[in-house]
Context: one part of a larger RNA
RNA sequence: UGACGGGGGCCCGCACAAGCAGCGGAGCGUGUGGUUUAAUUCGACGCAACGCGCAGAACCUUACCAGGGUUUGACAUGUAGAGGCAAAGCCUAGAGAUAGGUUCCUCCCGCAAGGGACCUCUGCACAGAUGCUGCAUGGCUGUCGUCAGCUCGUGCCGUGAGGUGUUGGGUUAAGUCCCGCAACGAGCGCAACCCUCGUCGCCAGUUGCAUUCUCUGGCGAGACUGCCGAGACAAACUCGGAGGAAGGUGGGGAUGACGUCAAGUCAGCACGGCUCUUACACCCUGGGCUACACACACGCUACAAUGGGCGGUAACAAUGGGUUGCCAAGGGGUGACUCGGAGCCAAUCCCAACAAAACCGCCCUCAGUUCAGAUUGCAGGCUGCAACUCGCCUGCAUGAAGACGGAGUUGCUAGUAACCGCAGGUCAGCACACUGCGGUGAAUACGUUCCCGGGCCU
Numbered sequence: 001u002g003a004c005g006g007g008g009g010c011c012c013g014c015a016c017a018a019g020c021a022g023c024g025g026a027g028c029g030u031g032u033g034g035u036u037u038a039a040u041u042c043g044a045c046g047c048a049a050c051g052c053g054c055a056g057a058a059c060c061u062u063a064c065c066a067g068g069g070u071u072u073g074a075c076a077u078g079u080a081g082a083g084g085c086a087a088a089g090c091c092u093a094g095a096g097a098u099a100g101g102u103u104c105c106u107c108c109c110g111c112a113a114g115g116g117a118c119c120u121c122u123g124c125a126c127a128g129a130u131g132c133u134g135c136a137u138g139g140c141u142g143u144c145g146u147c148a149g150c151u152c153g154u155g156c157c158g159u160g161a162g163g164u165g166u167u168g169g170g171u172u173a174a175g176u177c178c179c180g181c182a183a184c185g186a187g188c189g190c191a192a193c194c195c196u197c198g199u200c201g202c203c204a205g206u207u208g209c210a211u212u213c214u215c216u217g218g219c220g221a222g223a224c225u226g227c228c229g230a231g232a233c234a235a236a237c238u239c240g241g242a243g244g245a246a247g248g249u250g251g252g253g254a255u256g257a258c259g260u261c262a263a264g265u266c267a268g269c270a271c272g273g274c275u276c277u278u279a280c281a282c283c284c285u286g287g288g289c290u291a292c293a294c295a296c297a298c299g300c301u302a303c304a305a306u307g308g309g310c311g312g313u314a315a316c317a318a319u320g321g322g323u324u325g326c327c328a329a330g331g332g333g334u335g336a337c338u339c340g341g342a343g344c345c346a347a348u349c350c351c352a353a354c355a356a357a358a359c360c361g362c363c364c365u366c367a368g369u370u371c372a373g374a375u376u377g378c379a380g381g382c383u384g385c386a387a388c389u390c391g392c393c394u395g396c397a398u399g400a401a402g403a404c405g406g407a408g409u410u411g412c413u414a415g416u417a418a419c420c421g422c423a424g425g426u427c428a429g430c431a432c433a434c435u436g437c438g439g440u441g442a443a444u445a446c447g448u449u450c451c452c453g454g455g456c457c458u
Base pairs, nucleotide, nucleotide: 007458008457009456010455011454012453013452015448016447019412020411021410022409023408026301027300028299029298030297031296032295033294034292035291042053043052064287065286066285067284068283069282070281073126077125078124079123080122081121082120083119084118088103089102090101091100092099093098106117107116108115109114128276129275131274132273133272137270138269139265140264141263142261144259149188150187151186152185153184154183155164156163157162168179169178170177194253195252196251197250199221200220201219202218203217204216205215224247227241228240229239230238231237303405307364308363309362310361311360312359320351321350322349325344326343330339331338332337371402376397377396378395379394380393381392382391418440419439420438421437422436423435424434
């Protein structure tokens, strides 16, 4: 000077408390450990690993394993020599990679010879490595933490490390501001400037039915403790009120200081060093990453009557996506789906009559049930070269555990939690995940003793 203390003082935060909904018990999904395996590729490990890298493992991906093959190589540049018609299609052998045959007979310069592009072979330099080291690194990221802190110049103090400023009295979400002070100033942070939502005005507008309105886009206004009252010696500030769509940071977002954890990543990329070079490189077929006594993490669905089933009311959204795409009307099928082919490069057409919870009526009457839907059998549909290992969906049948869950533990303070559906990315196909969108819409906060984390002084 820091850090730490089951030292002290002051102060914050869904930190506790007060509430609401869960998790922990069941079934299933996903991830991880463990075990198994020829392989079950690798990484991530308290918070801050475990629906994480993966915005989607049947082949591919793919890095793993078995087998079959290649050796200037799947890819780049240069060079020496030789030869040539590249790419593509077809046939044969093969699991394929590949090999053989065949069709085809390229482009530029040049009269030609020839040269070049491109390809093949031989050779040399070299390529190649998801091989190691994140404790050699760049870049990027997580975390403390959107916490209010971290520093500098000059001056002053101290032999010095260093201190002062930044401490103190108030105040704030804030090192925010005010007052005081051997300090006076300044920088990175805070705040503001940026985007968005809420109110109004003006302008413009297609595809919005219609001038208005709504909507879309642009520009602007508006909120500043500006006004009134109260508190304090003063100021900063705090409390109440008026007006107002909005009031004291109006809600949300973007934005993450100096640094910490030799935190994470050599497998996104880049890069030093080391290692492999007929193999630790490359191609292919098949398998594996999907195993299963078990343990944990995160979810989904339930255990029912605030519910389940059937019918009705064309109930009522927002965000989005669409040309190798979205797919209407009409027809077939109980259905998944299919036939069909209109429209749309989209405020026009389609996904999509765009929702579901909601509302109305009837049935069920507390039961392992008209709850719940796992599992299994059969029959089908779709994508794809191909659904056996290992996809999704539909119909019929089957109907398991499950009676609200121990110790413990998570989220949330308002259009929030909870409940409800919709869309998108990834994607041929596959979503209980993720990222968004709207609909319905609460309860509670006395308070700061205690648990956790953090800030300031000592």

Overview:
Model confidence (mean pLDDT): 84 of 100. Small-subunit ribosomal RNA, 3' major domain from an uncultured bacterium, 458 nucleotides, folded computationally. Its Rfam family is "Bacterial small subunit ribosomal RNA".